This is a predicted structure of a 72-nucleotide RNA (transfer RNA) from a Gemmataceae bacterium. The source organism's lineage runs through Bacteria, Pseudomonadati, Planctomycetota, Planctomycetia and Gemmataceae.
[in-house]
């Protein structure tokens, strides 16, 4: 430098172009002599950045940034 893949809550991972969901963790409560385990509940991200297309973009397109891989 070129090509490919990826970027979404604290962490991991989903989401035929139509209200962004699940697990773990954390919080509150229940249970227990206590902890752990278990049960219940409430919260937490508008999706790397900037544009474009569209009635509508996590999704499609362009540029850039970062990470990984391959090639030189």
């Nucleotide at each position: 430098u070129g090509c490919g893949g990826c970027g979404u809550g604290g962490c991991c991972c989903a989401a035929c172009g139509g209200u962004a969901g699940g697990g773990c963790g954390g919080c509150u409560g229940g249970c227990u002599g206590u902890u752990a385990a278990c049960c219940a509940g409430a919260c937490g991200a508008g999706u790397g950045c900037a544009g474009g297309u569209u009635c509508g973009a996590u999704u499609c397109c362009u540029g850039c940034c970062g990470c990984c891989g391959c090639a030189g």